[in-house]
Transfer RNA from Candidatus Roizmanbacteria bacterium CG10_big_fil_rev_8_21_14_0_10_45_7, 73 nucleotides, folded computationally.
The source organism's lineage runs through Bacteria, Bacteria candidate phyla and Candidatus Roizmaniibacteriota.
The prediction has a mean pLDDT of 80.
Formats: sequence, structure tokens, C1' cells
RNA sequence: GGGCCUGUAGCUCAAUUGGUAGAGCGUCCCGCUCGCAGCGGGAAGGUUGGGAGUUCAAGUCUCCUCAGGUCCA
Repeated sequence: GGGCCUGUAGCUCAAUUGGUAGAGCGUCCCGCUCGCAGCGGGAAGGUUGGGAGUUCAAGUCUCCUCAGGUCCA
């Protein structure tokens, strides 16, 4: 220098080939319990790495760019 893969909540990951952004764990609140643990219920938490384009509509398609991984030179 070139090819490919990955980037979504604090962490680990989903999202049916474009149509409401979700789960588990964690955090907070409430209940059961004398209390802890545990269980049940609820809540908060997101510029989908960043920018632009296409579209009525983009996590998803296109381009540029950043970071990490991997292969080639």
C1' cells in the first nucleotide's frame, strides 16, 4: 500500500435481505422475607463508530472516513 471481517444500551449480543431499535447480565425502585440471598413486578439507559448520498422510510443499500482484527505484498 491492497483485500476481507467487525463496530448497536455499562458488558455480551439480536434485529426475519429497507418498515415502531430489542434480549440476557448489570444498575435503580417496589413486593414476598426479621434480614441477606433468591424469586416476582416495574423503571432508567441508544447521535446503531463519524460524515454524506439514495428512499415516503436506512442498523440494513451506496460512497468517504475513523478504530480494531485478519490475510497478501
Rfam family: tRNA. The family's RNA type in Rfam is transfer RNA.